[in-house]
RNA sequence: AGGUCCCGUCGGACGAUCGCGUCGCCGCUUCGGCAGCGCCGAGGAAAGUCCGGGCUCCUUGGACACGCUGCCAGGUAACGCCUGGGCACGCACGUGCGCGCAAGCGAAGCGGCGUGACGGACAGUGCAACAGAAAGCAAACCGCCUUCGCGCAAGCGGAGGUAAGGGUGAAAGGGUGGGGUAAGAGCCCACCGCGCCGGCGGUAACGUCGGCGGCACGGCAAACCCCAGCGGGAGCAAGGUCAAAUAGGCGGCGAGCAGCAGUCCUCUGCGAACAAGACGCCGCGGGUUGGCCGCUAGAGCGUGCGCGCGAGCGUACGCCGAGAGGAAUGAUCGUCCGGUGCGGCAACGCACCGACAGAACCCGGCUUACAGACGGGACCAUCGC
Numbered sequence: 001a002g003g004u005c006c007c008g009u010c011g012g013a014c015g016a017u018c019g020c021g022u023c024g025c026c027g028c029u030u031c032g033g034c035a036g037c038g039c040c041g042a043g044g045a046a047a048g049u050c051c052g053g054g055c056u057c058c059u060u061g062g063a064c065a066c067g068c069u070g071c072c073a074g075g076u077a078a079c080g081c082c083u084g085g086g087c088a089c090g091c092a093c094g095u096g097c098g099c100g101c102a103a104g105c106g107a108a109g110c111g112g113c114g115u116g117a118c119g120g121a122c123a124g125u126g127c128a129a130c131a132g133a134a135a136g137c138a139a140a141c142c143g144c145c146u147u148c149g150c151g152c153a154a155g156c157g158g159a160g161g162u163a164a165g166g167g168u169g170a171a172a173g174g175g176u177g178g179g180g181u182a183a184g185a186g187c188c189c190a191c192c193g194c195g196c197c198g199g200c201g202g203u204a205a206c207g208u209c210g211g212c213g214g215c216a217c218g219g220c221a222a223a224c225c226c227c228a229g230c231g232g233g234a235g236c237a238a239g240g241u242c243a244a245a246u247a248g249g250c251g252g253c254g255a256g257c258a259g260c261a262g263u264c265c266u267c268u269g270c271g272a273a274c275a276a277g278a279c280g281c282c283g284c285g286g287g288u289u290g291g292c293c294g295c296u297a298g299a300g301c302g303u304g305c306g307c308g309c310g311a312g313c314g315u316a317c318g319c320c321g322a323g324a325g326g327a328a329u330g331a332u333c334g335u336c337c338g339g340u341g342c343g344g345c346a347a348c349g350c351a352c353c354g355a356c357a358g359a360a361c362c363c364g365g366c367u368u369a370c371a372g373a374c375g376g377g378a379c380c381a382u383c384g385c
Stems, first nucleotide, its partner, number of pairs: 001382001002380009012336007020041002023038003027034002043356001047367002050365005055235004066231005071085005086118001087116005093111003097106003119226002124224002126220002141166002143162008174192006193215001194213008239293004249284006259270004300319008337354007
């Protein structure tokens, strides 16, 4: 220097002119605004609104229901996120292995890359279409074997044995090899698988070694269900506050009648020293248009040091980076930067391109979109030193 894969960072720079918005200062104003100056003015995803929180209001508490999550350990405010590890599966890229003269084929031991709703199927209930003889206390359709009957024979029929072979199926009650047998069969044996017990390693998931068991306990929980853990609801149009207006409510004063109120009757209460309702005025209260707060200094960002494999944690110093109301953050030109194409021996010149997108209470994630540039890691191969 190259290949494959996986992560991370950035995502044009500077200047000029014109323009937009909030805020501050100042001036003018017909009070609607206008002009000048100054500061600041989108993102890595601001997006989808899919998870988790902060904050706010409602809520006496608990349980059930319901929903979500689900290997282990750690991180975190928390998570369905992240990190590390385990296990299973996939890919023959490398290595090792088997077969082959070779091309190549096979196989997942190790490395690499990718994927995983990855608790429980002796708690219970349930499901398995079609095909097939049989689909869950297994099962004789073909075949194989024994035997009986009939037949000259080929063969046909009956009784029984058999899960080794064929066939059906996603799945047929361990696999391969040998022994054994009438034919067969864990019937017996070796290895593998499976289950149980124990030792060792590991925090654990799990791994590994040894012994025992002839195989029972098949599959599905993204079927109900069981077990464990978590979850109250609504959302900044939350909510608080100031407060024109309207309705109903309360109080006071004025004026004013003998009746008024409780659903009718019944009955009860209030009332002439003063009532209530209706009327007028004033106040309280109410809370609409609107104003203000919430609102951005925060689980914040950067650098150094320490701890940790890592996610991350701790600490010192430094920094402040939109707060907005349906909503501003833009355009042109020049120079440069990056890429592509063309021309040129070259220096260089010309043309085109520079994405996805757009804050609205705020964070942590995930997912999706994205022209291009840069950096790092793992594995592999060749060359040089």

A computed fold for a 385-nucleotide RNA from a Gemmatimonadaceae bacterium, annotated as Bacterial RNase P class A.
The coordinates come from a structure-prediction model, not an experiment, and the mean pLDDT is 76.
The source organism's lineage runs through Bacteria, Gemmatimonadota, Gemmatimonadia, Gemmatimonadales and Gemmatimonadaceae.
Its Rfam family is "Bacterial RNase P class A". The family's RNA type in Rfam is ribozyme.
The RNAcentral record of the sequence draws on ENA.